The prediction has a mean pLDDT of 81. Small-subunit ribosomal RNA from an uncultured archaeon, 1439 nucleotides, folded computationally. Rfam family: Archaeal small subunit ribosomal RNA. The RNAcentral record of the sequence draws on ENA, Greengenes and SILVA.
């Protein structure tokens, strides 16, 4: 003195958890030593064998024994009331503390004074006899004392008088004299030193009593108490006292907490903290209480005594059955409990105690040792060379040292251990435990394992690349210890006195009034209670601190000093507080005056709507929704009209407005009445604030009784809607809503903000009342200032976590009262109390969590709002899909395989995927293949070639045989090659989509405690975050643009292989006019070709905007406002797609998932879906004839031409490696005939024959010709799809692919349209606002029954136990009386009285345990049912 842990991220609040220190027990590990006040406390004050733990005196006395010294047992005296154990009871004068005894004793001990005469009776012992199993006892005889009785002196005590006097705060005290009465002392012994005996007074020590003040919890214990409370007289005791008894009064105690219940020995002290404080107190020390549970006396100075007695319970022992005997909470030790605690050892040498004159005795008090890792201290576990391998060390060889180890003697001890002194030996004997993901210090090592096994105090690791589990190695922390559980303190200002809060985080009682307490203006004077000072006393020692000494240090011991905060006596201060006496008016009250006001209660009266009922009109529908139906209406409704009845209820004004404590209070009039405010400054004279308990007042709903009942309407009934619909909608409709009368007593009863007071810049509206000025029409008027008091709004400076508060305070004080302490189980249960009931109040625990919460901030999301934009949106339009056939991909099924991928926009003629065979990954079946090392093997010939033959579909591939030829070796282990195996959720790369979008950021400033915010808003503009004003911004960067690229106008250059307008010239044709061929010179006009240039900017003009940006419109212009199309194309996200293009970790296969061959398969077919051809016909279909393109590609190729052939095609051959050559006939269109509306001369599927080309191959399974058949379709539901111009649509052409196959992709031109120039409904993207319980971001989060498993609790018919109180039997025994017998020390028997344990009953109270059954609560990856809640959560949501 902090740190981890709620969130994407932040600030709080809050707990939860770590890190320090103590204490008990425990896990792994351990050399030695020294001190100490440790060691069966905690659980069982259980239970206990055995053995010790209290004697002792022979100088008290008889006696037994004995040669004597001696030894014994008895009587006697003294001690066994101390020491030593324990903490069960006990909340009390039991303890601490400091008085009191004027109410007391006190052996042994000092001191002083005095005395010890005379007698007498007995008795153990012993002898004798006796009883009993023992324990023990009985009777008879003797005897002594310091035993015991009796008289005498001597005290001594009470009582009366009297009187002296003394102490004191006070005589009941002492104390003098008298009487009177009662009661009563003594002990010897001797060695003659002495030692004891009595009495009195005094001290000493020890205790008895009484008392002030002091220290637990609990009110879910509020009243208790009959000897209780006091009194007068007695009894009793050492003494006071209801301590006990009779009689007398009725008091005693208690919210300052009594009775009740629970704990619990108290103190000194100890651990823990800076302190306060909290916690603990078995131990050592001092009081206290017990000795198995109760109860009782005796003895004696002292005890109600446990190593004594009696008596009862229970336990246990012996026993002869007749009776008898014990009591370890002493030391040892057992058993039992438990997590938990040791030797049945040694000595009285020492310290102390009893005894005794002393020697001495006896002590399990004690001092020793043993034993425990009990606790604090100190010290080790090695130094140094050399070589090795090596970063630090670690091996071997050696040196050196010797604390420890071991060994020898002497000192040490009661006796030993341990130390100690002086030798020997020989580095020898001697290091763990914990942890390494963060917090917390130290691994991005390796192996294993694969939400498994574990780990984890908290967070959190583990689903195949675990720094987090296990293991190894590294490290790190402490160290003869380290860690782990449990328990205190600290950390916590997380119970706040020092030192906390209550608007929203957990907290202000719903509101007021008031009783106890508390706490209270100004001033004089008093006191001296509190408060301060100083002095004395006392605060045991031990601790604690501190100086000095001491053990080698240390620890600990020793000596001096402090300190111990309280008490308690005197002295003295007198500010403040308290008290007593006085004055004072600013606090508070009271009195006058005139206005405000839905304030209260009462009557009274009034107005509109609504019904309802009459009576007239009227006639078919009303009503009601989103859209309907229930419903009313033909007995006449809705509407219109008039009359009337009836109950609620009070529109305009009307407000951010008033009044009142709150709740609450609204038409007008009266009557009664409360309060506040604003003026005067007349009057009392602190009279006040707060307010525990109390008490009154309290919305709405409910609950009673009686009314009333028009609308409105819980429940309830229909109708609808839905999957369902106990709901929202609609139609009816009971209680209630009203009223009187009582009960409830709650509310999100909210400003979520107790009352009272004081002090702290301001602004600006409104409510009352006042006061000055002014204006005036004079009115009860208006205006301006200004005071006061209410109510709001903004906002200073503080305050807050922030929202925000902010003179009406959440600012800065004062007083007082009332909550608060994680969440949840709970405002629940149980108790008590209130209530008619519902139900209110007060109000927990067990369990259970690690977060619950609060304000804010970024996003993301709404079936919230606002802008804006898009032909993957609509809207006006064209034209299609969807339906028929048919290609083609896709699911699905089948199959040996029908390999695989891709699945919503953004799969699905996609993976350039048009698979015959290869493509091939599928399926069947056949067959090859190991680089390198290492071993069988191998010149007795490996592996390789080859002939024949066999296997085979097929092959020297492999087997038989033989033959060339000369070195390696697949039979084994390893390890590889390859691998379209697996993981696109391990990547790169490339790609699609958001996005045909217009976002995304950084610098500096600045605001905010921070996340973050501003820039990047706002307004106009834009296709744009395009520009323009404007602002706490100021720049900038990526993207957009701007660039590059084609096309469309021009100009310049250039002119082969393009091109031919004018010149020549050539060749072919002719109807002689001409044509035709760029063939040739030749030319650059035109076109083309491809290089350069140049052009278009809102430049000009005009309206519109702001003089802006820009828009609109118009001119010129080849094009006009981004010309027109394309490339390129931002930070990021989509765990989007590809490991099957290629490369890639990592797993897997490795003689098979790998390679080669042969066949099959990807081309199945009951279905379903995209995409595309063809069409259904006349704008057409067939025939004939006829015009005009571009891009493109080409030598394993394009192929002119010529011949063949009906046609596909065949032959043969020029050119061409291409502005040269070929492909290459363009189709639509033109004009001509023909069909005439039909399943047709439409439409081409199907199928049959024939015939051709490519290919080892064409059956599964190709393309084309021919000739034949001639299927379905007649224009397409629901829905959906593309398109804004040279665009839709239509026509055909090349090109990839490719031996062969286009209905597919990608180009090309030919013709050539309609309709918007809009908006934001629908789909969706951008931006700004709003709300959230969402961040895995609505494909999001959540709730509740019900099923299951579990845990704890409540109650529970009842049933078993304990505590503890009452009444009532019965009553062991003791106590005190009388009586009577007796042998009279005393004890028996009767009786009366009090006491009483125990045990039986009857009841009360209170605690425990068991329970059929009930009953809610907590918890527990993937149940059921629905969707409450967070968005307007789809009905706003709570109370």
């Nucleotide at each position: 003195u902090c740190c981890g842990g709620u969130u994407g991220a932040u600030c709080c609040u809050g707990c939860c958890a770590g890190a320090g220190g103590u204490c008990a027990c425990u896990g792994c590990u351990a050399u030695c030593g020294g001190a100490g006040u440790a060691c069966g406390a905690c659980u069982u004050a259980g239970c206990c064998a055995u053995g010790c733990g209290a004697g002792u005196c022979a100088u008290a006395g008889g006696g037994a024994c004995g040669a004597a010294a001696g030894u014994c047992a008895c009587u006697g005296g003294c001690a066994g009331a101390c020491g030593g154990c324990u903490c069960a009871g006990u909340a009390a004068c039991a303890c601490g503390u400091g008085g009191c005894u004027a109410a007391c004793c006190u052996a042994c001990c000092c001191u002083c004074a005095g005395g010890a005469c005379u007698g007498g009776c007995a008795u153990a012992a012993c002898c004798u006899c006796g009883g009993g199993a023992a324990a023990c006892u009985g009777a008879g005889g003797c005897u002594a004392a310091u035993u015991c009785c009796a008289g005498a002196u001597u005290g001594a005590c009470a009582c009366c008088u009297u009187c002296u006097u003394c102490u004191g705060g006070a005589a009941g005290g002492a104390u003098u004299a008298g009487g009177u009465g009662u009661c009563c002392a003594a002990a010897g012994c001797u060695u003659c030193g002495g030692c004891g005996c009595c009495u009195g007074a005094g001290g000493a020590u020890g205790g008895g009593g009484c008392u002030g003040c002091g220290g637990c919890c609990g009110a879910u214990u509020a009243g208790g108490u009959u000897g209780u409370u006091g009194g007068c007289g007695g009894g009793g005791u050492a003494a006071u006292a209801g301590c006990c008894c009779a009689c007398c009064a009725a008091g005693c105690c208690g919210a300052c907490g009594a009775u009740c219940g629970g704990u619990a020995c108290g103190g000194g002290c100890a651990g823990u903290g800076a302190g306060a404080g909290c916690u603990g107190u078995a131990g050592c020390c001092c009081g206290g209480a017990g000795a198995u549970g109760g109860g009782g006396a005796c003895u004696g100075a002292g005890a109600c005594a446990a190593g004594g007695c009696c008596c009862c319970a229970g336990g246990c022992c012996c026993u002869a059955c007749g009776g008898g005997g014990c009591g370890c909470a002493g030391c040892a030790g057992g058993c039992g409990c438990g997590a938990a605690a040791c030797c049945u050892u040694c000595a009285c040498a020492a310290u102390g105690c009893u005894c005794g004159a002393a020697a001495g005795a006896g002590u399990g008090a004690u001092g020793a040792g043993g034993g425990u890792a009990c606790u604090c201290c100190g010290a080790g576990u090695g130094u140094c060379u050399a070589u090795g391998c090596a970063u630090u060390g670690c091996a071997u060889a050696g040196u050196c040292u010797u604390u420890u180890c071991u060994u020898u003697a002497g000192c040490g001890u009661a006796a030993a251990c341990a130390g100690u002194u002086a030798g020997g030996g020989g580095a020898a004997u001697a290091a763990g435990g914990g942890c390494u993901g963060g917090g917390c210090a130290a691994g991005a090592c390796c192996g294993g394992u694969g939400c498994c096994a574990g780990c984890c105090g908290c967070c959190g690791c583990g689903g195949u690349a675990a720094c987090a589990c296990c293991g190894g190695c590294a490290g790190c922390c402490c160290u003869a210890g380290u860690g782990g559980u449990g328990a205190c303190c600290g950390u916590u200002u997380u119970u706040a006195u020092u030192g906390g809060g209550c608007c929203u985080a957990a907290a202000g009682c719903g509101u007021u009034c008031g009783u106890a307490g508390c706490c209270g203006g100004a001033u004089a004077g008093g006191c001296a209670a509190g408060u301060c000072u100083u002095u004395g006393g006392g605060u045991a020692a031990a601790u604690c601190c501190u100086a000095c000494g001491u053990c080698u240090u240390a620890a600990g011991c020793g000596u001096g000093g402090g300190a111990c905060u309280u008490c308690u006596a005197a002295a003295g201060a007198u500010a403040c507080u308290a008290c007593c006496u006085g004055u004072c008016u600013u606090g508070a009250g009271g009195c006058c005056g005139g206005g405000a006001g839905a304030g209260g209660c009462u009557a009274g009266a009034g107005g509109u709507a609504c019904u309802c009922c009459u009576g007239g009109g009227g006639u078919a529908g009303g009503g009601g929704u989103a859209a309907a139906a229930u419903c009313c209406u033909a007995u006449a409704a809705u509407c219109c009209u008039a009359g009337g009845g009836g109950g609620a209820c009070c529109a305009c004004c009307g407000a951010u407005g008033g009044c009142g404590a709150a709740g609450g209070c609204a038409u007008c009039u009266a009557g009664c009445u409360g309060g506040a405010a604003c003026g005067g400054g007349c009057c009392u004279g602190a009279c006040g604030g707060u307010g525990a308990g109390g008490a009154a007042c309290g919305a709405a709903a409910c609950c009673c009784a009686g009314g009333g009942g028009a609308g409105c309407g819980a429940g309830c009934c229909g109708g609808a809607u839905u999957a369902g619909a106990u709901a929202c909608c609609c139609g009816g409709g009971u209680a209630g809503u009203c009223c009187u009368g009582g009960g409830c007593g709650u509310a999100a009863a909210u400003g979520a903000u107790g009352u009272g007071g004081g002090c702290u810049u301001g602004g600006u509206g409104u409510g009352a009342g006042g006061a000055u000025a002014u204006c005036g029409a004079c009115g009860a008027g208006g205006u301006a200032u200004u005071c006061u008091u209410g109510u709001g709004c903004c906002g200073u400076a503080g305050g807050g976590a922030a929202g925000c508060c902010g003179u009406u305070a959440a600012g800065c004080c004062c007083a007082c009262c009332g909550c608060c302490u994680g969440g949840g189980g709970a405002g629940u249960a149980c108790g008590g109390u209130c209530g008619c009931a519902a139900g209110g109040c007060u109000g927990a625990a067990a369990c259970u969590u690690a977060a619950a919460g609060g304000a804010a901030u970024u996003g993301g999301c709404g079936g919230g709002g606002g802008a804006g934009c898009a032909c993957u949106a609509c809207a006006a339009g064209g034209g299609g899909u969807g339906g028929a056939g048919g290609c083609u991909g896709c699911g699905g099924u089948u199959u040996a395989a029908u390999u695989g991928g891709a699945u919503u926009c953004a799969a699905c003629g996609c993976c350039g995927g048009g698979a015959a065979a290869c493509u091939c990954a599928c399926u069947g079946g056949g067959a090859g293949c190991g680089a390198c090392a290492g071993u069988a093997g191998a010149a007795u010939g490996a592996a390789a070639g080859c002939c024949a033959g066999g296997c085979u579909a097929a092959u020297g591939g492999c087997c038989u045989u033989g033959c060339u030829a000369g070195a390696c070796a697949a039979g084994c282990u390893g390890a590889g090659a390859g691998g379209a195996g697996g993981u696109g959720c391990a990547u790169g790369g490339c790609c699609g989509c958001c996005g045909u979008c217009a976002g995304u950021u950084c610098g500096u400033a600045c605001c905010g405690u921070g996340a973050g915010g501003c820039g990047u808003a706002c307004u106009c503009u834009u296709a744009a975050g395009u520009g323009a004003g404007u602002c706490a911004a100021c720049g900038a960067a990526c993207g957009a643009g701007a660039c590059c690229c084609u096309c469309g106008c021009c100009u310049g250059u250039a002119g082969u292989u393009g091109c031919c307008a004018g010149c020549u010239c050539u060749u072919c044709c002719u109807u002689c006019g001409g044509g035709a061929a760029g063939g040739a010179g030749g030319g650059g006009a035109c076109a083309c070709u491809a290089c350069a240039g140049g052009g278009a900017c809102c430049g000009c003009u005009g309206c519109u905007g702001c003089u802006a940006a820009a828009g609109c419109a118009g001119a010129g212009g080849a094009a006009g406002g981004g010309g027109a199309g394309g490339g390129c194309a931002a930070c990021g996200g989509u765990a989007g797609g590809u490991c099957a293009g290629u490369a890639u970790g990592c797993c897997c296969c490795g003689a098979a998932u790998c390679u080669c061959c042969c066949a099959g398969g990807c081309u199945a077919c009951a279905c379903g879906c995209g995409g595309c051809c063809u069409a259904c016909a006349a704008u057409g279909a067939g025939c004939g004839a006829g015009a005009c393109a571009a891009u493109g590609a080409g030598u394993u190729c394009u192929a002119a031409c010529a011949c063949c052939g009906g046609a596909a095609g065949g032959u043969g051959u020029a050119a061409g490696u291409a502005a040269u050559c070929u492909c290459c006939u363009a189709a639509a269109c033109u004009c001509g005939c023909c069909c005439g509306a039909a399943g047709u001369u439409c439409g081409g599927a199907u199928u049959g024959a024939g015939g051709g080309u490519u290919g080892c191959a064409a059956c599964u399974c190709a393309c084309c010709c021919u000739c034949a058949u001639g299927a379905a379709g007649c224009u397409g539901g629901a829905a959906u799809c593309c398109c804004u111009a040279g665009u839709a649509a239509u026509c055909g052409c090349g090109u990839g692919u490719c031996a062969u196959c286009a209905u597919c992709g990608c180009g090309c031109g030919g013709u050539g349209a309609a309709u918007a120039c809009g908006u934001c409904c629908c789909u969706g993207c951008u931006c700004c606002u709003u709300g959230c319980a969402c961040a895995c971001a609505c494909c999001g989060c959540c709730c509740g029954u019900c099923a299951a498993a579990u845990c704890a609790c409540c109650u529970g018919a009842g049933u078993g136990g304990g505590g503890u109180u009452u009444g009532g039997a019965u009553g062991a025994g003791g106590c005190c009386c009388u009586a009577u017998c007796a042998u009279a020390c005393u004890g028996g028997u009767a009786g009366a009285g009090u006491c009483g344990a125990a045990u039986c009953u009857a009841g009360g109270u209170u605690c425990c345990g068991c329970a059929a059954g009930g009953g809610g609560g907590g918890u527990u990856a993937a149940g059921u049912c629905g969707u409450a809640a967070c968005a307007a959560g789809g009905u706003a949501g709570c109370c």